[in-house]
RNA sequence: AGGAACGUAGCUCAGAGGGUAGAGCGCUUGCCUAUGAUGCAAGAGGUACUGGGAUCGAUGCCCAGCGUUCCGC
Repeated sequence: AGGAACGUAGCUCAGAGGGUAGAGCGCUUGCCUAUGAUGCAAGAGGUACUGGGAUCGAUGCCCAGCGUUCCGC
């Protein structure tokens, strides 16, 4: 060189038959507390790896590339 899987929030990961995306932890603010932790409430945070294509419309389909892991030689 070859084959397969994966790439979505700071981290770990979901998500549907294509119709402008969520959870847990973490973070911020408030309540609570003498303080902290726990608990409760609210909030911020994502050009969905990159580029292109088909489509009215793509995180999901097609092509190429990049990266990680695994298999085989």